A computed fold for a 97-nucleotide RNA from an Ignavibacteria bacterium, annotated as TPP riboswitch aptamer (THI element). The source organism's lineage runs through Bacteria, Pseudomonadati, Ignavibacteriota and Ignavibacteria. Of the family's consensus pairs, 100% are formed in the model. Its Rfam family is "TPP riboswitch aptamer (THI element)". Rfam 15.1 lists 16,130 matches to the family in 8,693 species. The coordinates come from a structure-prediction model, not an experiment, and the mean pLDDT is 77.
RNA sequence: GUACACCGUUAGAGGUGCCUCGAUAACAGAGGCUGAGAUCACACUCUUGGAACCUGAUACAGAUAAUGCUGGCGAAGGAAAACGGAUCUACCUUUCU
Numbered sequence: 001g002u003a004c005a006c007c008g009u010u011a012g013a014g015g016u017g018c019c020u021c022g023a024u025a026a027c028a029g030a031g032g033c034u035g036a037g038a039u040c041a042c043a044c045u046c047u048u049g050g051a052a053c054c055u056g057a058u059a060c061a062g063a064u065a066a067u068g069c070u071g072g073c074g075a076a077g078g079a080a081a082a083c084g085g086a087u088c089u090a091c092c093u094u095u096c097u
Stems, first nucleotide, its partner, number of pairs: 001091003006085005011047004016041001017033005053078003060071003
């Protein structure tokens, strides 16, 4: 000096499913499952070193009461950022021994 991780400020991107009861014209409501988050959460996650999230997908395989619940798919195609901080680690350069 650079880079990663971390922290802060501001900005931006994203998802919100399945089942049971109930209501039942419609809108509620309560409970259970997975998960960081299951519709506003005064939240959670992610921002190019990008698997947050979307398409493929009303797909495939395995499970489940059921569901992207799990796995591949995936070296696939898309997808949203800048600044500052001090310090750990790594690398490079210079100087001294």